A computed fold for a 76-nucleotide RNA from an uncultured Bacteroidota bacterium, annotated as transfer RNA. Its mean pLDDT, the model's own confidence on a scale to 100, is 80. Its Rfam family is "tRNA". Rfam describes the family as follows. Transfer RNA (tRNA) molecules are approximately 80 nucleotides in length. Rfam classes the family as a transfer RNA. The sequence was found in a public genome assembly.

């Protein structure tokens, strides 16, 4: 240098044909409980890596770039 392949909440992932951004866990209130752990009812966290573009609408499609990871060449 070439191919691939992942980037989405604090962590791990999900999102079918473009058409309200979702799950656990985690954290926050409360409630059971001396209590701590558990359970349970509420909430609160998102520029969807960046940027441009198609589209009436883009995480989803197109291109460019950026980080990581995986093969493969170079070079000693």
């Nucleotide at each position: 240098c070439g191919g691939g392949g992942u980037a989405u909440a604090g962590c791990g992932c999900a999102g079918c044909u473009g058409g309200u951004a979702g799950c656990g866990c985690g954290c926050u209130a409360c409630g059971u409980u001396c209590g701590g752990g558990a359970c349970g009812u509420a909430g609160a966290g998102g520029u969807c890596g960046g940027g441009c573009g198609u589209u009436c609408g883009a995480g989803u499609c197109g291109c460019c770039c950026u980080a990581c990871c995986c093969c493969g060449a170079c070079c000693a």